[in-house]
The RNA shown here (Bacterial RNase P class A) has 345 nucleotides and comes from a Lachnospiraceae bacterium. Its Rfam family is "Bacterial RNase P class A". Its family is annotated with ribonuclease P activity, dimeric ribonuclease P complex and tRNA processing in the Gene Ontology. Rfam's curators write: Ribonuclease P (RNase P) is a ubiquitous endoribonuclease, found in archaea, bacteria and eukarya as well as chloroplasts and mitochondria. Its mean pLDDT, the model's own confidence on a scale to 100, is 77. A source record names the gene rnpB.

RNA sequence: UAAGUAGGGCAGACGGUCGCGGCUGCGGCAGCCGUAAGGCGCGCAGACGAGGAAAGUCCGGGCUUCACAGGGCAGGAUGCCGGAUAACGUCCGGUGGAGGUGACUCCAAGGAAAGUGCAACAGAAAUAAACCGCCGGGAAACCGGUAAGGGUGGAAAGGCAGUGUAAGAGACUACCGCGGCGCUGGUAACAGCGCCGGCUCUGUAAACCCCAUCCGAAGCAAGACCAGACAUAAGCGAUGACGCUGCCCGCCAGCUUAAGGUAGGUCGCUCAAGGCGGUUGGCAACAGCCGCCUUAGAUAGAUGGCCGUCCACGACAUAACCCGGCUUACAGCCCUGCUUAUUUU
Repeated sequence: UAAGUAGGGCAGACGGUCGCGGCUGCGGCAGCCGUAAGGCGCGCAGACGAGGAAAGUCCGGGCUUCACAGGGCAGGAUGCCGGAUAACGUCCGGUGGAGGUGACUCCAAGGAAAGUGCAACAGAAAUAAACCGCCGGGAAACCGGUAAGGGUGGAAAGGCAGUGUAAGAGACUACCGCGGCGCUGGUAACAGCGCCGGCUCUGUAAACCCCAUCCGAAGCAAGACCAGACAUAAGCGAUGACGCUGCCCGCCAGCUUAAGGUAGGUCGCUCAAGGCGGUUGGCAACAGCCGCCUUAGAUAGAUGGCCGUCCACGACAUAACCCGGCUUACAGCCCUGCUUAUUUU
């Protein structure tokens, strides 16, 4: 210098002016809407006011109700080991495997000796077979031996080099692989070493299944309170209805359908497993301690218009109960570590 790889940050900035939203304080009015509950309106001032993903609604929870409150079966999820966390299918570290020169990246990573199923086509044969070939016998047809070589296939009775043989073959030998046993290291997954064995019939469990661990359901349109308006008819139910995902047990007293009426307001609604800084422990995720800060709560739904300067010339895109993750989209800019190549000193 170029290429790559891992992580972090910004997501336009400044000034002026008019305007928007709720909250707080001061002052003023007794005005407006409404049957009511309740709400709105004026002036001044103050601090604050949409993201890194607010998106997806894919996971996990907080919170609310079922509900006085369970048990079992079914069903679902996760799947190497250890840790973090409120929890998770997330994150951190490690082991094994795959890719890459490397930094690094990825893995739906338990069990095929519990059982069942599947493996099309091609091929002679896919739970054990002989098409071509090689060898022996024979005039030939054919018979016998063989699985080394060739062919088909994703996968053909462990691989490779020899000995041996009529020709071959773990038939035998060395090395590798596989299985069993033991020792050492490690919390463990696992790794290394040694001995024995000629070696048990492939693959597949994001096929059914087995094993281990975990899981109640619904959801802020949850739910609570105030106001308002209320006719009826039919049916079920202590011989246990309705209700709690489905089923059973248990618990329990009203429930279901049709039709009519009312349907406005307030709370929930933002202090949070919160943010920032320092320090201690830890490889890290993260945790403890100390200090500082308060940073949207709309409800037909608030961030806008104009002017000037700078500039990266502005992408993806605008909260609706809240939080921790994951996934997806993304113009441009900045910072740091590491790897490879080349050049110079």